[in-house]
RNA sequence: UUUUUUAAGAGUUUGAUCCUGGCUCAGGACGAACGCUAGCGGUGUGCCUUAGGCAUGCAAGUCGGACGCUCGUGCUAUGCACGAGAGUGGCAGACGGCUGAGUAACACGUAGGAACGUACCUUUUGGCGGGGAAUAGCUUCGAGAAAUCGGAGGUAAUUCCGCAUUGUCCCUUCGGGGUAAAGGAUGUAACUAUCCACCAAAAGAGCGGCCUGCGGCCUAUCAGCUUGUUGGUAGGGUAAUGGCCUACCAAGGCUAAGACGGGUAGGGGAGGUGAGAGCCUGUUCCCCCAGAAUGGAACUGAGAUACGGUCCAUACACCUACGGGUGGCAGCAACCGGGAAUCUUGCGCAAUGGGCGAAAGCCUGACGCAGCGACACCGCGUGGAGGAUGAAGGCCUUCGGGUCGUAAACUCCUCUCUAAUAAUCCAUUGGAUUAUUAGUCAAAAAGCACCGGCUAACUACGUGCCAGCAGCUGCGGUAAUACGUAGGGUGCGAGCGUUGUCCGGAUUUACUGGGCGUAAAGAGUCUGUAGGCGGAUAAGUAGGUUAUUGGUUAAAUCCUCCGGCUCAACUGGAGAAAAGCCGAUAAUACCGCUUGUCUAGUCCUCGAGAGGGGGUGCUGGAACUUACUGUGUAGGGGUGAAAUCCGUUGAUACAGUAAGGAACACCAACGGCGAAGGCGAGCACCUGGAUCGAUGGAGACGCUGAGAGACGAAAGCUAGGGUAGCAAAUCGGAUUAGAGACCCGAGUAGUCCUAGCCCUAAAUGAUCCCUGCUAGAUGGUCGGUUUUGAUUUAUUCGGACUGACUGUCGAAGGUAACCCAUUAAGCAGGGCGCCUGGGGAGUAUGGCCGCAAGGCUGAAACUCAAAGGAAUUGGCGGGGAGGCGCACAACCAGUGGAGCAUGUGGUUUAAUUCGAUACAAAGCGAAGAACCUUACCUGGGUUUGACAUCCUUCCUUUUCCUGCUUUGGAAACAGAGCAAGGGGCUGUAUUUAUACAGCAAAGGUUGGACAGCUACUGCAUGGUUGUCGUCAGCUCGUGUCGUGAGAUGUUCCCUUAAGUGGGGUAACGAGCGCAACCCUUAUUCUGUGUUGGAUUUUCACAGAAGACUGCCCUGCCGUUGGUAGGGAGGAAGGUGGGGAUGACGUCAAAUCAGCAUGGUGCUUAUAUCCAGGGCGACACACAUCCUACAAUGAGAAGUAACAAUGGGCUGCCAAGCCGCAAGGCGGAGCUAAUCCCAUCAAACCUUCUCUCAGUGGGGAUUGCAGGCUGCAAUUCGCCUGCAUGAACUUGGAAUUGGUAGUAAUCGCGAAUCAGCAGGUCGCGGUGAAUACGUUCUCGCCUCUUGCACACACUGCCCGUCAAAUGAGCAAAGCUGGGGGCAGCCGAAACCUCUCCUUUUUUAUAAAGGGGGGACUAAGCUGAACUUAGUGAUGAGCGUUAAGUCGUAAAAUUGUUGCGACCCAAGGAAGUAAUUCCUUG
Repeated sequence: UUUUUUAAGAGUUUGAUCCUGGCUCAGGACGAACGCUAGCGGUGUGCCUUAGGCAUGCAAGUCGGACGCUCGUGCUAUGCACGAGAGUGGCAGACGGCUGAGUAACACGUAGGAACGUACCUUUUGGCGGGGAAUAGCUUCGAGAAAUCGGAGGUAAUUCCGCAUUGUCCCUUCGGGGUAAAGGAUGUAACUAUCCACCAAAAGAGCGGCCUGCGGCCUAUCAGCUUGUUGGUAGGGUAAUGGCCUACCAAGGCUAAGACGGGUAGGGGAGGUGAGAGCCUGUUCCCCCAGAAUGGAACUGAGAUACGGUCCAUACACCUACGGGUGGCAGCAACCGGGAAUCUUGCGCAAUGGGCGAAAGCCUGACGCAGCGACACCGCGUGGAGGAUGAAGGCCUUCGGGUCGUAAACUCCUCUCUAAUAAUCCAUUGGAUUAUUAGUCAAAAAGCACCGGCUAACUACGUGCCAGCAGCUGCGGUAAUACGUAGGGUGCGAGCGUUGUCCGGAUUUACUGGGCGUAAAGAGUCUGUAGGCGGAUAAGUAGGUUAUUGGUUAAAUCCUCCGGCUCAACUGGAGAAAAGCCGAUAAUACCGCUUGUCUAGUCCUCGAGAGGGGGUGCUGGAACUUACUGUGUAGGGGUGAAAUCCGUUGAUACAGUAAGGAACACCAACGGCGAAGGCGAGCACCUGGAUCGAUGGAGACGCUGAGAGACGAAAGCUAGGGUAGCAAAUCGGAUUAGAGACCCGAGUAGUCCUAGCCCUAAAUGAUCCCUGCUAGAUGGUCGGUUUUGAUUUAUUCGGACUGACUGUCGAAGGUAACCCAUUAAGCAGGGCGCCUGGGGAGUAUGGCCGCAAGGCUGAAACUCAAAGGAAUUGGCGGGGAGGCGCACAACCAGUGGAGCAUGUGGUUUAAUUCGAUACAAAGCGAAGAACCUUACCUGGGUUUGACAUCCUUCCUUUUCCUGCUUUGGAAACAGAGCAAGGGGCUGUAUUUAUACAGCAAAGGUUGGACAGCUACUGCAUGGUUGUCGUCAGCUCGUGUCGUGAGAUGUUCCCUUAAGUGGGGUAACGAGCGCAACCCUUAUUCUGUGUUGGAUUUUCACAGAAGACUGCCCUGCCGUUGGUAGGGAGGAAGGUGGGGAUGACGUCAAAUCAGCAUGGUGCUUAUAUCCAGGGCGACACACAUCCUACAAUGAGAAGUAACAAUGGGCUGCCAAGCCGCAAGGCGGAGCUAAUCCCAUCAAACCUUCUCUCAGUGGGGAUUGCAGGCUGCAAUUCGCCUGCAUGAACUUGGAAUUGGUAGUAAUCGCGAAUCAGCAGGUCGCGGUGAAUACGUUCUCGCCUCUUGCACACACUGCCCGUCAAAUGAGCAAAGCUGGGGGCAGCCGAAACCUCUCCUUUUUUAUAAAGGGGGGACUAAGCUGAACUUAGUGAUGAGCGUUAAGUCGUAAAAUUGUUGCGACCCAAGGAAGUAAUUCCUUG
C1' cells in the first nucleotide's frame, strides 16, 4: 500500500448532573428436566445420579483336510458314505464390546531418541531323514449330597522325547562347542506332481515395550522434602536400558521459575460461545490411557499380570446331606434401587468387519435393521381462488358507530391422507420406493407465551396494599394498559414457555484492553538479597530474532468448490487451511554472550561555608510548688451564676531565704535539619548526612527491590529510680427531667530518668522510588562567579548570572470534577506494592510474633440494589454580612378578670342539619333560623313522581281552564258536589244549529324510557377564593462559559418604597410583576345647569391646569448622574393622602352545600309533600364584640348649637290630634338637589344637683302592664312604662391594634329585612402622644458559607433493651471418612535352601510333592494428623411499616469532629486522657 474478514446496547443510586461501581436484561448453545399442547416424515441422539445390587436369555468359538474312540442313519454291507457326541491336539478367547472409579502421571499431546520383542501376513534362501515314549478319552474299582476327585488297565496324533543333518543362528579361550522339523488332502497302479501345513535363517510391513525435551488445573491458611533416597562399582533380573533388585562405597538429590502436602480431574482430536484475544466443556464419532465386585499374585502364551481364564484374602449373594461347594452385566436386552431425568428381556448375520477352517460353512447383542421418546436438527401439511348485506354473535362505544372481518356463510377448484393391486430393490417374516385403481370428503390435523418501561403488542369488567404479580426497575390502599377474566393485539409455530448450566454483552481481572490525591487501591520509613531493567564504541559469535526451504501436525470436524438423496438436515469426492514442534540454509539492525576501549551515569580525592541531624556530659535563668521567716487582715478562690474548697491554728497579697522536679519565654519566620517518626536554653566532646566549588583519579562500578534486616509519635507493659506542675480513674460541688458528661474544687496511675519490650496512628502531600523531557512570573534559605553598583573598604549590603533546597500564582497539557501544573495529578521509560460492589469484617479460623495488651497474615455462609466521589439548584443552620416591615423599641388605647351578646369546641338530644378548625376556622358561609328558609328529627301521605322531554294502553271533551260549596283530617291528602263563561281544524248528514266520524289540543289513567338526590368522593375536576404578600421578585430569546445538571444576564459598588435608577461588567435585549395609566380627595380655571337666594364665591356635572428634585445653596460618591439636608415659590414637595389593581408559584389549603361536572351510590326511597319539633339545649372551655367599674364622671335642665354619606311606591310618610312612652289616628307631599326618613345627630357649650359611696356609678336578672310586625311571637322576635337593682372598684401568665385627620372618642346612614343588630358595610364630628434606634423577638428580601437534608429540620439519624427469624463461629464432647507412621500376625504365588517321589538313566536332568527362609495382600493393636457431621450452652452478626430508653453524628448539630492506641467507669448511643489531623 492492497485485499479479505470484522466489533450495537439498554434499565437501575440523584430533586437534577457527571463519574466510579455493582446488579439486571435483550443473543447463542444443551446427552437436559418441568408445564400446556401435539398431524406426518427424514437424519441423529438417549442413566450426566449408586464404578449400587442383579432373576432370566444371549454376547467366543472353530477345525474330522491333525488324532483315536462311542453312537446313529443309509447303502452296492469284512466295507463305504453321511451325521451326532465327549475327549486329545492346533489356532483364536490379549481383538471386538462396556465404563471413567482411579490417575496431576512420560497418563495424554507434540517433537525426537536407542538398548528391544513380534503369532498370523509378505519377500528371499535352505530344509522337512530316521526312531522312541507317554497320556486323555475308554474299561474297571473306589470316595463324595454335590462340585469334583483318586487307584488299576490299555490307546492315537500336527502331543511329547532322543538320534542324524543344516545355516547368513547362538556361545567361544577362536581350537571349537551348542541347537530344528509333522504331517494332512487331492490324484495316481505307484513314484513323481500339486495344494495346505511344518523347521531354520535373513528382511519387510504392521503392532508392541522403553527413554527424553516441551505443553496443558486450584491451593503458601501446605515451606521445607528425600535413605533405594542421588551417584558409583560388582552381580542378579528382563525381550530390552535403568536402583528395576541385591551387596559395598560416597553423601548426595529436589525446592520460592513453588519441592513436599492437600483438593479436584481420565488426556487429546475436538464441541459451545466470542470481532478477536480469550473463556467454558470433553456427551455421541475417532486416537491413547485406565478398570473389570474389592485387594494381591503369578501361570499359559508371540502378546495378559487376562471383563464372560487360574490361585489366595475380603465383603456380598446363592446351594448344601453342614462335611463342603458355587457366583461376578462398567457386553446386549431386562429387573430392583437411586433420581428432576434417560429406551425393547425385538429381527438378522443379507451388508461391513472379526475368529476358525483348504473350503462349504459355523460363530459374532461387533454390526446392520426395526421398536420407544417432539430429546435435537431439517423438511412438509392443517387448504387454494372468489365472496359485503360489511350477516348473526362477542367486545368496546362519544350511542353516531367501531372492531373481530373476506374472516364466516356461500360458489368453484385441488388432494399431502387411507385401502387394494402390480412392479422394482433389500433379506425368508417384513421393510422401502414407484406406478395404477378405488374410496371419502375439506374432510381427520393449532397451539403456546406475551402486551407499564427495557421490549413488538390496549381496552373493558372484577378486586381494593386484599387476592396476587415480579428478570431488573417496581405494580396493587375504588377510575390498575403491571393482579384475575374477557375482547382485541404482538411474537413464534408442532411447538411454545419455565427452570438449570456455559459463553457473550462484562474494557466487571483489562496480553489485545483498566486503575490507585478525594470514588476500592502507594507498604509508616530506609538499607539491601534474589529477580527485573540498564550508558558510548570496536571486533567476534549466532542463543533469542528475521527470511527461504524440508518433515510433521491421523481420520473425522471447521472452511471453499463439485456431487448424491425431489429440497434441507444428512452424506460422497476434491482442495485449502492449520498454530505448534523438529531439521537445513542464510542474514546480523536490535537483545544476549565473549574480548577490548571510552566518559555523559555513579563513586573517590581536595577545599569551603550552613544547619533545633544524632549521642554523652557539664552549666544557666525565669516561672511553679513546698518549707521557714517577716509585714499584714478578712477574706481568698472559682463561675454564665454558684457551691464544694482554702482562711482568725492568720489564708490571699507583698518581701526574703532554702529545697525540688519538669519544661526551655523573647529570638521564631508557610525559616532550618533529618529516610520517616521527629528535632528548639547555653557550652564542650564524639558522630551521621546533604550542598557548593575546583583539580585529578576509577571506568557502568547503575536503578528498583519479592523475601530479609534496621528505625519507628503517643499510649501501654516489666524492673529500679523520680514525682514540681499537669492529670485518666476516683471523690466532692454544680447544671439537668436525668447528667454515670460538658463547668468547678481535690486527686492516683501516668507524664520524667535508666535498662528492656510493644510496632501501631487521619504514621497525610490521604500523592511509592529512580531517570529524562515540556512557557513563565514572584518570594524565602544556603552556596558559587562577577572587568557590576553603593559606601561603612568589609568573610558588608544589593544587581546580574549560576547550583541545591523550600513557598505562592500561572501557560500548554491533564482531570469525573475539585484541582495539579519543572517539587505534576503533564509527556515518556524502568522496578516494586496495592485495588476489583456495599454490609458481614479487618471479624472467625489456622499459622507466626508478643510477658500481656495485642499485632501481622486473613476467609466464608448470609444479606442488600445499591454503597460511593465531585460538582449543581434549592431548603435549612441555637453560621456570617447587608437591608426592610407597627417586627422590636418609644407612646396611646385595649384584650386576658366581671355581666351580657354572637360564634366555636365539648356534652346532651329523637334531632340539636352541613361545612370552615395554626398564622390563613371561630359577629366565618349566614346582607338577618318563629312557619317558610331547612338540608336535621318524629309522625302522616305520594310513587313516571313537586319539575323536563318522549313513546305507549285505555278513558273523557258535562268537569279541561277560570270560580265556588261541602265531608273526614293537624295539614298534605282522600272523597262528594255546584254554577257561569270559554274550548281548534276537516269531512259527512241534515232542520244551519246540532249530531256523528277523524285529526289536533288538554286532562286523567296503564306501562316504559326517564325524572329527582344539600347522598359520597374538593385526594378525579372546572370555576372561584384564602395565604405567603402589594413582598420585589419570577422568567425568556440570542450570545458566552461549563462534558453536564446548570451558570451568566439577575452578581459587584452607590441608591431606591421597589430587579427604582446610575456606574461597572460576556453579556445584549425582552416579558410578567414595581411605577405610571383608572377612581376618589386637596387647589385653581373654563363651560353648562335645575329642583338652588347665592353675584369671582355654594352645589352638581363635564373638561382643563398644576409637581418635574423644575429653581437656589450646602454635604457625599466611582461626578453628563444619584442621593441627603436647607431655602424660595406654591393649595400641594420629593410616590401629596386613600382606593382599585395581587407576577412565577406554594400549601393534594378551602369549597361536589352557590354553580358546573367525571365516577360511585339510592330509585314505594338517600326522591317528594305536609304538620309539629330541632338548628335557640347547658356542668364547662375558647374566640370576637358590647356595657361598665365612674368626677376629663353621672343625672337634670337649657341654647335657634354645628355634619356627612345614604334610602324611599307592597315605600318614605309631613302638618295636626290622642297616649307618660312604644305607638295610634290622620292624610298633605314625593317615582325625589323639589316631599319624607330628618327638629337631621351626638360628643361639644352653659347652668344646677350628686361628692368618692358598690353611691344618683353599673345596668344584668326578674315581676307586672302595654305596643308593633305577622296565619301564628309558648318553645323562639323587637320595643315601651313602672318596679327589681347581680357581678364589676381597671383585671395573673400572656397578648392585640395604631405613626395623622391616624389612635382614641361621638353619634348618623345603608344592605339583608313582614318583624328582628351589641354584627357588617359606609358617613361625618372632636381629635392626640411617640419613634433614641435596629442589640434582641417575629416575618421577609439579597449575597455568602457548611450540610450525611430534597416528603427538604415537623427533615435525617445512632446504640442498648424487648420480640420474631436466618446463617455462620466457639464449645464439654459424641459419631464417621482419609492417607500415612510404629508394632503384631501373615494366605496364595514367584524366588531361594533342603528332603522325598516318579520317569528316564551318564547326571543334584526334568516333573510333582513335603519342610524352612525371604518378600507380601488383608487383618489386629497403638499414638498422632487431617477432614466432615452433630452438640447442652455462649458471644457476636444479618434481616424484620408503625415497641422501650435516651439523642451520639451531619449546621459552630448546640462540648468542632475524626483516626490509632491504652486505661477505667457507666442503661445505651458514648465519656475522659495522650498524640496527630481537619473545618470555620
The prediction has a mean pLDDT of 81.
A computed fold for a 1480-nucleotide RNA from a Patescibacteria group bacterium, annotated as small-subunit ribosomal RNA.
RNAcentral holds the sequence, with entries from ENA.